Small-subunit ribosomal RNA from an uncultured bacterium, 1387 nucleotides, folded computationally. Its Rfam family is "Bacterial small subunit ribosomal RNA". Gene Ontology terms of the family: structural constituent of ribosome and ribosome. The coordinates come from a structure-prediction model, not an experiment, and the mean pLDDT is 82. The sequence is in RNAcentral, with records from Greengenes.
[in-house]
């Protein structure tokens, strides 16, 4: 001093959290010692025991007992008793109580005060009574009755009396009742003695004690002002109530009581009643002002089991007294007694909690006594408790092999850690020993001395000595001696917040103060390590203050975040113009008094230090007294005119009420004509009126509403609101002038008035509209939107409602603070230009921003109102008001971490603008149906491995599963292994070949003979290991798809914004393009587009063999000579640039047309694919983290499976026929491949194919025959000479092997299918569509999939619609981003 959270990100505005300090605490978990403090906060719940209040022989008698004794009696101690004093104090508690109860000032001319102090004055008689005892005697007990007789007092009664009251008279003084002196009269009214000492014996004298008075001090009674709380959902309250005269009582005023009078107090400055509290000094906390708190210690008050009364007394309506009552506990012999822990302990109980039934009176202090002493649960100690604050210690130097060992690791080391072991030291606490009356002590006694006083003693003050007296305690201290020995916990490590890894777990189990961790890589669980804090204490819970400017005086707010009253006119109230004068209430300055101590704060001191304690000083912001001062606010007084009103003089206006009148167009009705089948209505239609005559259209007429143009962001009004035209009444404003009055202002709780719609009451109207209802519609339903009716209602009259987005979401009023412009109404000759409204646009300012900006949301001022996170809720409930509906005022519990304002990026809209794309439209040719291949679901199976799932999965990995592959399944076998690196023994014989068991891996037997002595080679051994098509593509890498070959996507600096972010990339033309071009707060760049790269199309140039042949020879053949021209082929080059002309366009960019040209406006094709989405695909291509498996999830084999099949859907082949089928004859390609191969030609075979075999590692030789096309014939529209599925037999190949499960061939066999439902999919030119050829894979297997070329169209008006996309703007409560958010109802 802040920080964390609302959002994809921002800036507000708000809540809620959290770092601090504190405590009479509680609870984990721990735990060595002293010092000081502190301890029932709950049940003012109930108490068992014991102890908390006595004491005096020097007031009094009496009785017992010890001792002594001169036997007279004296001493002493006890015990009841009578008589004093004390028990009202100390101690407890905080129920009660909002009160003169508590504080702080005050007040009396209205009071008391035992004991203390000073003072002054007196102190004389006289008396019985009764207790204790004794006797009797009730009763259980408590407790008494009764008789008899006896005592003394400081007990008790007279008497006198300084005094007190009263009354009379003077005087004095004062504040009304008075006070005060002197002098008289009446009445009232005192004592008390004990011990001691002395004698001059009458006495005198000390001590203590009693009387009456003043008087002080000391406590206490009373009264006033001020001040400290929560509700107004407590608004009236009150009958001794307010006052008076007179009286009573009191220690005193006083309705405190009473009697009679008057009708009064209090109350919005909050009475009254409710509810909660003892109150304060202080304590905690804040910088402060403040807010909470009142425990312990101080003072004050109240209470004592609960209510009540009084009695004594100097004080009490009494904590340990008394009656009485009521609860409750006790005891009883049932008649009838006892008790009061909120005194110290202790006990039950309650509770989350709170100690000993202890020790002393030794110190202070209290009570009685001269005293000594007695009594004292006040107090002083000790004891329990980390409850707190403080100190202090668990140990200190050295000590790298950086040991063992945990723990992490990239295996290499890191770390724990100089930590420890180990050596060297110390001894604080501790244990044992000792010493210790030295501190806590002053007192009192007792001796001397001395001083006043007095004859003298006694006795009293001061000093000095002596001896006693300690509960704490043998305690602090302090010597000695001993050993590192006996002493370290907790909390927490995502983020706020300091500290991070591994392992378990897998939205479980937890954790969490917010925000949030956790669904298999968790630094947030749980555990280890380690690492922070803090340390005898660490966490947690509760509470209080801070942080909180989140009730804001200091120091906020109110257009849109909560939040201006719906307007007016007003009371109280607050607040108020100029200048002068008075007075001093605030206010200011000096001065006294008070603010108790302690506390806090400064210094300084004592306890080894602090804590704790003293001592002194500050402060204690504060009340009251009084001296001043007069500026300012207040008040009195007299003025002034500029605020404000008032009068003249005009002009504006839908500004109210009433009455009256008017027409135009309608609509409705009616009443009469004319006319005829419709009318109505809608997106479409019906319902609905009409042949009983409607709509239509013509005349009459009736009614009710409502006033068209003018008409204007134009007027009026306070707001609500006002609109035909006359009348009358009547409010208001404005503008001219400056006669007038003189501050009369200005706001305004409360009140009262007004007050849109709808809604009510009562009575009229009632044409039209029109909730509500009834029909049709529309829909998946339609209690809606659409239509057809329709009734309150809308209109008037009078009475109620009192609320609305009653909005400018903006109170009212003044004063200042740039301009420009449009209108309204007034003045002004006129032009400038003044007034007062009413709109824009803008500057300073100002706001989170948006805005707003003289009509302020600027800048000050004065007064109202309102606000204080969301929901619950404007809802409960009480109260008013109201005929009702309903309005007003108006919460809680509970719940969540957000609710929200502006504005900013992008996405989306059945928002708008512009533009693209086989995206539609125009077209041709499929698909969807049929059999069949094929892939996918499904099912099925021992197993039918795995992946891929909208576009962007499905003839996808698969460019080719009979074994193999192969990952599945069944069995058989193998355990350092089929494979790779180490190490150690052992050796000689590997591969192959052949045999023999087996399905076969395998085993064994021979042969074999590479190779080699350090074995690289084989086996065997022992670990490390290898091996995994097990998992996770949501841990990854890198490949790959999509959007999309779409024009995007950034980025520096600059410049705007508080910021996210904006600009730049937008605008205005153009393009296939963010393409160029112009403009612009931008200027450049960069990844994309384009181009550069390959390829076809044109030309030159070179070079001409396996390629080509014009020309010559040859000739069966470019076969061969020759040729270098063409073709082709390889290379190099050239060509196309909107270069040229017009024309549009801005004298641009561009577009359009033309020319030339083999091509022309990107020439056709291909490679090329920004930034990014999609947690897209892919661990089974490959690599790899982590996690499983290890005689298995590795590995070998053999056999099966991936080929099943009710079904579904993808995707292609063939067809369904005549633009065909077939048969013949026969024409032209390109592009590729070929030696475990392509295979020409012959020869067998109907074919597949076999044989024999040339030529070719290829511009040379094969494959190789192109096919549609074209000519010739046939078939004539059918399930066919269409169509070929299935299926029977027979064959060929290839393979180790064609059951399951290959292709092909021949003959037989001839299934569905006649063009294909809703849907759908490719194509814009050498395209579709149609024919064929080739390659890859590959023994073999193509309807796939990749390549080639022949043949070769039809169409595009156009962007309304669907689908993608691109930019620009709007809107948004999306931001995972419309497949989104989010309501309600129901599990």
């Nucleotide at each position: 001093a802040g920080a964390g959270u609302u959002u994809g990100a921002u800036c507000c505005u708000g809540g809620c959290u959290c770092a601090g300090g504190a405590u009479g605490a509680u609870c984990g978990c721990u735990g060595g010692c002293g010092g000081c403090a502190u301890g029932c906060c709950u049940a003012a719940u109930a108490c068992a025991u014991g102890c908390a209040a006595g004491u005096c022989g020097a007031a009094c008698g009496a009785g017992a007992g010890a001792c002594c004794u001169u036997c007279g009696g004296g001493u002493c101690u006890c015990u009841a008793g009578u008589g004093g004093c004390g028990a009202a104090c100390g101690g407890g508690u905080g129920a009660g109580u909002a009160a003169c109860a508590c504080g702080u000032a005050g007040g009396g001319a209205a009071c008391c005060u035992g004991c203390c102090c000073g003072u002054g004055c007196a102190c004389c008689g006289g008396g019985a009574a009764u207790a204790c005892g004794c006797u009797c005697u009730g009763g259980a007990a408590a407790c008494g009755g009764a008789g008899a007789a006896c005592a003394a007092a400081u007990c008790c009664c007279g008497a006198u009396g300084u005094a007190c009251a009263g009354g009379a008279a003077g005087g004095a003084g004062g504040c009304a009742u008075c006070u005060u002196c002197u002098u008289u009269c009446u009445g009232u009214g005192a004592a008390a003695c004990a011990u001691c000492c002395u004698u001059u014996a009458g006495g005198g004298g000390a001590u203590g004690g009693g009387g009456c008075g003043c008087g002080g001090a000391u406590g206490g009674a009373c009264c006033u002002g001020c001040g400290g709380u929560g509700c107004a959902u407590u608004a009236g309250u009150u009958g001794g109530u307010u006052g008076g005269c007179g009286g009573g009582g009191u220690a005193a005023a006083g309705g405190c009581c009473c009697a009679c009078c008057a009708a009064g107090a209090c109350g919005a400055u909050g009475a009254u009643g409710c509810a909660u509290a003892g109150c304060c000094g202080g304590c905690c906390u804040g910088a402060g002002a403040g807010g909470g708190c009142g425990g312990a210690c101080g003072g004050c008050c109240a209470c004592a089991u609960u209510g009540g009364g009084a009695c004594u007394g100097a004080g009490a309506c009494a904590c340990g007294g008394c009656c009485c009552a009521g609860a409750c506990u006790c005891c009883u012999g049932c008649g009838g007694g006892a008790g009061g822990c909120a005194g110290c302990a202790g006990u039950a109980g309650g509770g989350a909690a709170u100690u000993u039934u202890c020790g002393u009176c030794a110190a202070u202090g209290g009570g009685c006594g001269c005293a000594a002493g007695c009594c004292u649960g006040a107090a002083c100690g000790a004891g329990c408790g980390a409850u707190g604050c403080c100190g202090c210690g668990u140990g200190a130097g050295u000590g790298a092999a950086g040991a063992a060992g945990g723990c992490c690791u990239u295996c290499g080391g890191g770390u724990c850690g100089u930590a420890a072991a180990g050596c060297u030291c110390u001894g604080u606490u501790g244990c044992g020993g000792g010493g210790g009356a030295a501190a806590a002590a002053a007192g009192g006694c007792a001796g001397c001395a001395u001083c006043a006083g007095g004859a003298a003693a006694u006795g009293g003050g001061u000093g000095c000595u002596g001896a006693c007296u300690g509960a704490u305690g043998g305690u602090g201290c302090c010597c000695c001696g001993c050993c590192a020995g006996a002493a370290a916990g907790u909390c927490a490590c995502g983020g706020c917040u300091a500290a991070c890894u591994a392992c378990g777990u897998g939205c479980c189990a937890g954790c969490a103060g917010c925000c949030g961790c956790g669904g298999u890589a968790a630094u947030a669980c749980g555990u280890a390590g380690g690492u922070g804090g803090c340390g005898a204490g660490c966490g947690u819970u509760a509470u209080c203050c801070g942080g909180a400017a989140u009730g804001a005086u200091u120091g906020g707010g109110c257009g849109u975040a909560a939040a201006g009253g719906g307007a007016g006119c007003g009371u109280a109230g607050a607040c108020g113009g100029c200048g002068c004068u008075g007075c001093a209430a605030g206010u200011c300055c000096g001065g006294a008094g008070u603010g108790a101590a302690a506390g806090c704060c400064c210094a300084u001191g004592g306890c080894u230090u602090a804590a704790c304690c003293a001592u002194g000083g500050u402060a204690c912001u504060g009340c009251u007294c009084u001296g001043g001062a007069a500026a300012c606010u207040g008040u009195g007084g007299a003025g002034c005119u500029u605020g404000a009103g008032u009068g003249c003089g005009g002009g504006a206006g839908g500004g109210g009420c009433a009455g009256g009148c008017g027409g135009a167009a309608u609509u409705u009705c009616c009443u009469a004509g004319u006319g005829u089948a419709g009318c109505g209505g809608u997106g479409a239609a019906a319902u609905g009126c009409g042949u009983a005559g409607a709509u239509a259209u013509u005349a009459g007429g009736a009614g009710g509403a409502a006033c068209a143009c003018c008409g204007g962001c134009g007027g009026c009004g306070a707001a609500g609101g006002c609109g035909g035209c006359c009348u009358g009444c009547u409010g208001g404003a404005c503008c001219g002038u400056a006669a007038c009055u003189g501050a009369c202002g200005u706001u305004g709780a409360g009140g009262c008035u007004c007050g849109a719609a709808a809604g009510c009451g009562u009575g009229g109207g009632g044409a039209g509209c029109a909730a509500a209802c009834a029909g049709g519609a529309u829909u998946a339903g339609a209690u809606a939107c659409c239509c057809u009716g329709g009734u309150a209602g809308u209109c008037c009259a009078c009475g109620c409602c009192g609320u609305a987005a009653a909005c400018g979401a903006u109170g009212a009023g003044g004063a200042c603070c740039a301009a420009g412009u449009g209108u309204u109404g007034g003045g002004g000759a006129a032009g400038a230009c003044c007034c007062a409204g009413u709109g824009c646009u803008g500057c300073a300012g100002u706001u989170a921003a948006c805005g707003c900006a003289g009509u302020g949301a600027g800048u000050c001022c004065u007064c109202c109102g309102c606000c204080u996170g969301g929901g619950g809720a404007g809802u409960a409930u009480g109260c008013a008001c109201g005929c009702a509906a309903g309005u007003g005022u108006g919460a809680a519990a509970c719940u969540c971490a957000a609710a929200g304002g502006a504005a900013u990026u992008g996405a989306c809209g059945g928002g708008g603008g512009c533009c693209c794309g086989c995206a539609c439209a125009a077209g041709c040719g499929g698909u969807g149906g049929a059999g069949u291949a094929u892939g996918u679901g499904g099912u099925u199976u021992a197993a039918u491995u795995c992946g891929a799932a909208g576009c962007a999965a499905c003839g996808c990995g698969a460019a080719g599963a009979a074994c193999c592959u192969u990952a599945c399944c069944a069995g058989g076998c193998c355990u350092u292994g089929a494979c790779a690196u180490a190490g150690g023994g052992u050796g000689c014989g590997a591969a192959g070949c052949u045999g023999u068991g087996g399905a076969g891996a395998c085993a064994u037997a021979g042969u074999g003979g590479a190779g080699g002595u350090a074995a690289a080679c084989a086996u065997c051994c022992a670990u490390a290991c290898a091996g995994g098509u097990g998992g996770u593509g949501c841990a990854u890498g890198g490949u790959u798809g999509u959007c999309g070959u779409c024009a995007g996507c950034u980025c520096g600096u600059g410049u705007c914004g508080u910021g996210a972010g904006a600009u730049g990339u937008u605008c205005a033309g153009u393009u296939a393009a963010g393409u160029c071009u112009g403009g612009c707060a931008a200027c450049g760049a960069g990844c994309g587009c384009a181009a550069c790269c390959c390829u076809c199309g044109u030309g030159a140039u070179g070079u001409g063999u396996u390629a080509c042949c014009a020309a010559u020879a040859u000739c069966g053949a470019g076969u061969u000579a020759g040729g270098g021209a063409c073709u082709c082929a390889c290379a190099u080059c050239a060509g196309a640039c909107u270069g040229c002309c017009g024309g549009u366009g801005a004298g641009a960019a561009a577009c359009c047309g033309g020319a030339g040209g083999a091509a022309g406006g990107c020439g056709g094709g291909g490679a090329u694919g920004a930034c990014g989405u999609c947690a897209a695909a892919u661990c089974a291509u490959c690599a790899u983290g982590c996690c499983c498996c290890u005689u298995a999830u590795g590995g070998c084999c053999u056999g099966g499976g991936c080929u099943a099949c009710a079904c579904a859907c993808g995707u292609a082949c063939u067809a369904c026929a005549a633009u065909g089928g077939c048969g013949g004859c026969g024409a032209c390609a390109g592009a590729g491949g070929g030696c475990a191969g392509c295979g020409a030609g012959c020869c067998u075979g109907c074919g597949a194919a076999g044989g024999c075999a040339a030529g070719c590692g290829a511009a040379u030789c094969c494959c190789a025959a192109a096919a549609a096309a074209g000519c010739c014939g046939u078939c004539c529209c059918a399930g066919u000479u269409c169509g070929g599925a299935u299926u029977g037999g027979a064959g060929u190949c290839u393979g180790c092997a064609a059951c399951c499960c290959g292709a092909c061939u021949c003959c037989a066999u001839g299934a569905a299918g006649u063009u294909g439902g809703a849907a759908u999919c490719g194509c814009u030119a050498g395209u579709a569509a149609u024919c064929g050829c080739g390659g890859a894979u590959c023994a073999g297997c193509a309807u796939g999939c990749c390549g080639c070329g022949g043949u070769g169209a039809a169409u595009a008006c156009g962007u309304u619609c669907u689908c993608g996309g691109g930019c620009c703007u709007u809107g948004c409560a999306c931001u995972c981003a419309c497949c989104g958010c989010c309501c309600g109802u129901c599990a």